[in-house]
RNA sequence: GGUUCUGUAGCUAAGUUGUUAGAGCACUCGCCUCGUAAGCGAGAGACCUAGGUUUGAUUCCCAGCAGGGCAA
Numbered sequence: 001g002g003u004u005c006u007g008u009a010g011c012u013a014a015g016u017u018g019u020u021a022g023a024g025c026a027c028u029c030g031c032c033u034c035g036u037a038a039g040c041g042a043g044a045g046a047c048c049u050a051g052g053u054u055u056g057a058u059u060c061c062c063a064g065c066a067g068g069g070c071a072a
Base pairs, nucleotide, nucleotide: 002070003069004068005067006066007065010025011024012023027043028042029041030040031039048064049063051061052060
């Protein structure tokens, strides 16, 4: 270089063949406890980048970037 797959929260990961995204662990606050952990309640936090199509894009198309697989 060819081909193919993946990219969503700090980590893991679901989702939508177009109308703004849920979860687990972690984090913060509170309750509980003599205290810590555990438990319970609440909260903050994300669609790899840029362009195109569209009333509307995380989703569709193209290009790029990063990573993985396959063949040579």
Record summary
Model confidence (mean pLDDT): 81 of 100. The RNA shown here (transfer RNA) has 72 nucleotides and comes from Callorhinchus milii. Its Rfam family is "tRNA". The organism belongs to Callorhinchus, within Eukaryota.